[in-house]
Predicted 3D model of a 96-nucleotide RNA (SAM riboswitch aptamer (S box leader)) from a Schleiferiaceae bacterium. Taxonomically the source falls in Schleiferiaceae (Bacteria, Bacteroidota, Flavobacteriia, Flavobacteriales). The prediction has a mean pLDDT of 81. Rfam family: SAM riboswitch aptamer (S box leader). Rfam links the family to the GO term regulation of gene expression. The sequence was found by an Rfam model in a public genome assembly.

RNA sequence: UGCUUAUCCAGAAAGACUGAGGGAAGGGCCCUAUGACGUCUUGGCAACCCGUGAGCCGGGUGCUAACUCCCGCUGCUACCCGCAGACAGAUGAGCG
Repeated sequence: UGCUUAUCCAGAAAGACUGAGGGAAGGGCCCUAUGACGUCUUGGCAACCCGUGAGCCGGGUGCUAACUCCCGCUGCUACCCGCAGACAGAUGAGCG
C1' cells in the first nucleotide's frame, strides 16, 4: 500500500516547542497570532485486539472542536424540510 470485516448521533484536558494555515477531496460553513495544524510529555475517553479462573487488573493500537461539521451521489417524499442507502473517509482486527 491492497483486500475482507466491524464501528462511526456518545465520551475526553493541560503544559512545552514551533509558527500559518487547518478542518481528507469539491462546495459550504467553521477553527485560528486571545497561536490553529503538527511534535513531545503528563492526564483523560473508551472503539477494537491480546493476556488472565474471573476482573473494576495489565498490555497493543486508537481517540481527546463542531453528528465522519454539513451538503453534494441514488431512492422515497408533501419535492422546502425530512428519511433510508451508497460512494468516499477514519479507526481496530485478520489476510496477502